This is a predicted structure of a 108-nucleotide RNA (SAM riboswitch aptamer (S box leader)) from Flavobacterium arcticum.
RNA sequence: UUCUUAUCCAGAAAGACCGAGGGAAUUGACCCAAUGAAGUCUUGGCAACCUGUUCAGAAAUGAAUAAGGUGCCACAUUCAACCCAAGUAUAUUUGGGAAAGAUAAGUU
Numbered sequence: 001u002u003c004u005u006a007u008c009c010a011g012a013a014a015g016a017c018c019g020a021g022g023g024a025a026u027u028g029a030c031c032c033a034a035u036g037a038a039g040u041c042u043u044g045g046c047a048a049c050c051u052g053u054u055c056a057g058a059a060a061u062g063a064a065u066a067a068g069g070u071g072c073c074a075c076a077u078u079c080a081a082c083c084c085a086a087g088u089a090u091a092u093u094u095g096g097g098a099a100a101g102a103u104a105a106g107u108u
Base pairs, nucleotide, nucleotide: 003106004105005104006103007102008101013043014042015041016040017039021032022031023030026081027080028079029078044073045072046071049069050068051067052065053064054063055062056061077100082097083096084095085094086093087092088091
């Protein structure tokens, strides 16, 4: 990098350095940001995908734990874009799906 599967309504921030952007990408909207964005470091935390451990079970599996590997810690995969359905005040609303994306495990 490719592909497959699962999940995506929850959760969890302080300090230091730095200095203008950020919320994945395009367009539009919305929002955050000099009362300091992004990034880096330290410490802390959340979660429970994989491993480990414990318990139950014949097994499948379930529960617990948080030691190891990842991940994450504004609001929300922020909304719309493509398709379907319903409604109405006829250019908008609601619901579902797809696509795209994120994370994990496997795979190439």

The RNAcentral record of the sequence draws on Rfam.
Rfam family: SAM riboswitch aptamer (S box leader). Rfam describes the family as follows. The SAM riboswitch is found upstream of a number of genes which code for proteins involved in methionine or cysteine biosynthesis in Gram-positive bacteria.
The organism belongs to Flavobacterium, within Bacteria.